[in-house]
Molecule: c-di-GMP-I riboswitch aptamer
Organism: Thermoleophilaceae bacterium
């Protein structure tokens, strides 16, 4: 530097489902629980999907749908 097949080590994260709360809403947050993640980090640029309104158009959300950017642990060949 590629690459992530079988591991090993130390750590992360957190889907449904529940409580609490904010939002008209998609959904946030923050506690529980652990389906599953080698990028299930970060951005929020593309497509695709949601949600609202006064809908040839405007304002939102998530991204753990696909692609792109950026950075990161381990190490077998």
């Nucleotide at each position: 530097c590629u690459c992530g097949a079988c591991u090993c080590a130390g750590a992360g994260c957190a889907c449904c489902c529940u409580c609490g709360u904010c939002g008209c809403g998609a959904g946030g947050c923050g506690g529980g629980u652990c389906c599953g993640c080698a990028a299930a980090g970060c951005c929020a640029c593309g497509g695709a999907a949601c949600u609202c309104c006064a809908c040839c158009g405007g304002a939102g959300u998530g991204c753990g749908c696909c692609g792109g950017g950026c950075u990161a642990c381990c190490g077998a060949a």